Source information
Bacterial RNase P class A from a Ktedonobacteraceae bacterium, 411 nucleotides, folded computationally. The coordinates come from a structure-prediction model, not an experiment, and the mean pLDDT is 75. It matches the Rfam family "Bacterial RNase P class A". The family's RNA type in Rfam is ribozyme. Rfam's curators write: Ribonuclease P (RNase P) is a ubiquitous endoribonuclease, found in archaea, bacteria and eukarya as well as chloroplasts and mitochondria. A source record names the gene rnpB.
């Protein structure tokens, strides 16, 4: 100098004038004080708070998924383990289970869980060649050897070929050719020993091995009620109703009334119990449970109100310091109070300064291009704005500082 990696703080500053929201003082006029963010955003997780529901059981569904820790909690954070990427600083990972079961694997390929396409090897049939024996001889017979674009039967996963992936890898032995068939080393698995809280790591021994995908279903472990500040509560104001819907169910004994055939009769009324049905709640479903069952229920349509108070900002709070911890974080002490609007305030103008870019000019370095310094002019200073409150995540975004890595050059 160039290319990168990680971390941190900041978010232009000051003043004047005018204005906006809130609070306090004041009869009033007015005065004083306070007034957005690191993401206030997306509304994706986790909680606080509020209301509803809450005997229980089963089925179903969602979320999470290496280990240890932090925390109110978390899908977050910290420290590690393993795997992967990078020359490196460093970065990334939903990272349980594939011998519980089901399923999938495009295209290619013979075969993707049991497979032989080419090739290699053996046997046999056939053909050719050759020489041997028998024979007087033959295109004869017998057995031998060698060869083959062949047929059939078998062995073989070493080689070729297909593929993202072909049933451990490399080498040697072995074999007709091969093969963990055997051996050495490596990888994997199991057992034992040692280290570690643990994930896991190291060593020794053993037999020689069982493919991938679970962000496919699934299995295992842990965990999960619902709705949300338009929650909820209070005050005030306003309103118009209409339609639909479920048994006047069954049964038991009791009380009471009526009838006449005076009976262990018939009919009615009342309250209670039981059963079935129906409605509501249990906020996925079923059982169960609770409540209701002629209206004060439920459903549909229609009508009215869109004012005020409260919730509301002091909180798992900020800052400083000390202590514990590698860290996330925790504890002690001191100090501070720092927006609460409701269609939504937090702004505008001017001046000076800061910073960046461009232009002009003077000086200086330089062969030049250009750089540096001073002055002047013009323009710019990101992303974006609270709406009950916190802890996170994700996304958007400007320049700055520190530490570190790699490469080249100079001393």
């Nucleotide at each position: 100098u160039g290319a990168g990696a990680a971390a941190g703080a900041c978010a232009g500053g000051c003043a004047a004038u005018c204005g906006c929201g809130g609070g306090c003082u004041g009869c009033a006029a007015a005065g004083c004080c306070c007034g957005a963010g690191g993401a206030a955003a997306g509304u994706c997780c986790g909680a606080a708070c509020u209301c509803c529901a809450c005997a229980g059981a089963g089925c179903g569904g969602g979320a999470u998924g290496c280990u240890g820790g932090a925390u109110a909690a978390c899908g977050u954070c910290c420290a590690g383990u393993g795997a992967g990427g990078g020359u490196g600083a460093c970065c990334u990972c939903a990272a349980g289970g594939a011998a519980a079961g089901u399923g999938c694997a495009a295209c290619a390929g013979a075969a993707a869980c049991a497979u032989a396409c080419c090739g290699c090897c053996u046997g046999u049939c056939g053909g050719c060649a050759u020489g041997g024996u028998a024979g007087a001889a033959a295109u004869u017979a017998c057995g031998g050897u060698g060869c083959c674009a062949g047929g059939c039967a078998g062995g073989u996963a070493a080689g070729g070929g297909c593929g993202a992936a072909a049933u451990g890898g490399u080498g040697a032995g072995g074999u007709a050719a091969a093969a963990g068939c055997u051996c050495a080393c490596c990888a994997g698995c199991a057992g034992c020993c040692g280290g570690g809280u643990g994930a896991c790591c190291g060593g020794c021994u053993g037999g020689c091995u069982g493919g991938g995908c679970a962000a496919a279903c699934c299995c295992c472990a842990u965990u999960c009620g619902g709705a949300g500040c338009a929650a909820a509560a209070c005050c005030a104001a306003g309103u118009a109703g209409a339609g639909g819907u479920a048994a006047c169910a069954g049964u038991g004994g009791g009380u009471u009334c009526g009838c006449c055939u005076c009976g262990u009769g018939c009919g009615g009324a009342c309250a209670c119990g039981c059963u079935u049905g129906c409605g509501a709640g249990u906020u996925g479903c079923u059982c169960g449970c609770u409540c209701g069952u002629c209206a004060a229920g439920c459903c549909u349509c229609g009508g009215g109100u869109u004012g005020g108070u409260c919730g509301c900002u002091u909180g798992a709070g900020g800052c400083g310091u000390c202590g514990g911890g590698c860290a996330a974080c925790c504890g002690g002490c001191g100090u501070c109070c720092u927006a609460g609007a409701u269609a939504g305030a937090u702004g505008a103008u001017u001046g000076c300064c800061c910073u960046c870019g461009c232009c002009g000019u003077a000086g200086u370095u330089g062969a030049g291009a250009a750089g540096c310094u001073g002055c002047g002019g013009c323009g710019g200073g990101a992303c974006a704005a609270a709406a009950u409150u916190c802890g996170g995540c994700u996304u958007a975004c400007g320049g700055c500082u520190u530490u570190c890595u790699c490469a080249a050059c100079u001393c």